[in-house]
RNA sequence: ACACGAUAACGGCAAACUUGGCGAAAGCCAGGGACGCAAAGCUACAGGGUCUUCCAAUCCAUGGAUUGAUGACAGCCAGCUACCGAA
Numbered sequence: 001a002c003a004c005g006a007u008a009a010c011g012g013c014a015a016a017c018u019u020g021g022c023g024a025a026a027g028c029c030a031g032g033g034a035c036g037c038a039a040a041g042c043u044a045c046a047g048g049g050u051c052u053u054c055c056a057a058u059c060c061a062u063g064g065a066u067u068g069a070u071g072a073c074a075g076c077c078a079g080c081u082a083c084c085g086a087a
Stems, first nucleotide, its partner, number of pairs: 004085002012037002017032006035075001041080003047077002049073003055068006
């Protein structure tokens, strides 16, 4: 240095649920809360994947169906960067 990851150290993050707010939704922000996490840090047109459909198009006909991100997800994989150091 690369890899690896302990019942180690210093510390960190925070799922579900819930309260308030934003949003058409997916989801996001803040408080509470901890299921977990060695990258649960960062990156979302220009890697893959997933979710949603205000709106648009098409079809049926007044309400639906299908398709489509420009909306989201990094706690799906991936890429980039990083603390510590037992075996």
This is a predicted structure of an 87-nucleotide RNA (c-di-GMP-I riboswitch aptamer) from Paenibacillus sp. MY03. Model confidence (mean pLDDT): 88 of 100. RNAcentral holds the sequence, with entries from Rfam and Ribocentre. RNAcentral records the identical sequence in 2 taxa.